[in-house]
RNA sequence: CAACGAUAAAGGCAAACCCGAAGUGAUUCGGGGACGCAAAGCCACGGGCCAGUUCGCUGGUAGCCGGGUUACCGAA
Numbered sequence: 001c002a003a004c005g006a007u008a009a010a011g012g013c014a015a016a017c018c019c020g021a022a023g024u025g026a027u028u029c030g031g032g033g034a035c036g037c038a039a040a041g042c043c044a045c046g047g048g049c050c051a052g053u054u055c056g057c058u059g060g061u062a063g064c065c066g067g068g069u070u071a072c073c074g075a076a
Stems, first nucleotide, its partner, number of pairs: 004074002012037002017032006035063001041069003045066003048061005
């Protein structure tokens, strides 16, 4: 340095649900809350799924899969 991921250490994120807000919608944002996560950090490039549609497309989902990229720690 790379790979790897422990009954290690320091931490981090935050599902469902509830409240408020935005949106035609999928969904997103803020607060509460923790199911879980070693990238559950980021990217819509490929596939899937979801929504809208004038059926041409447009949008969403990264906590669906793959891929790309950045990163804490250091046992085997």

Notes
Predicted 3D model of a 76-nucleotide RNA (c-di-GMP-I riboswitch aptamer) from a Pseudomonadota bacterium. The model forms 95% of the base pairs in the Rfam consensus. The coordinates come from a structure-prediction model, not an experiment, and the mean pLDDT is 90.